This is a predicted structure of a 97-nucleotide RNA (SAM riboswitch aptamer (S box leader)) from a marine sediment metagenome. Model confidence (mean pLDDT): 84 of 100. Its Rfam family is "SAM riboswitch aptamer (S box leader)". Its Rfam clan is "SAM clan". Gene Ontology term of the family: regulation of gene expression.
[in-house]
RNA sequence: UUAUCUAGAAAGGCUGAGGGAUAGGCCCUGCGACGCCUUAGCAACCUGAAUAUUUAUUCAAGGUGCUAAUUCCUACCCAAUUUAUUGGGAGAGAUAA
Numbered sequence: 001u002u003a004u005c006u007a008g009a010a011a012g013g014c015u016g017a018g019g020g021a022u023a024g025g026c027c028c029u030g031c032g033a034c035g036c037c038u039u040a041g042c043a044a045c046c047u048g049a050a051u052a053u054u055u056a057u058u059c060a061a062g063g064u065g066c067u068a069a070u071u072c073c074u075a076c077c078c079a080a081u082u083u084a085u086u087g088g089g090a091g092a093g094a095u096a097a
Stems, first nucleotide, its partner, number of pairs: 001097005010039005018028003022075004040067003045063002047060005071092001076089006
């Protein structure tokens, strides 16, 4: 810089108090959080193969990633209205190339 982010997918072992990026909210957590390891799984960005033919379809799963809650929600702007909500966009963040 570009693309995607309302889908999908967890068990065991070690450890032992925090964690969900930041702030607020809300939530998860001694019925064991976070982290590490093992195994399993999800997905298909890169990759490989086949078909078709320049872009797409199918298959595989080597490099990544992921496996609480929409990126948990909001934050800035705009619109609508019941003035507190709804919708859209941006920003920030995450992942891949």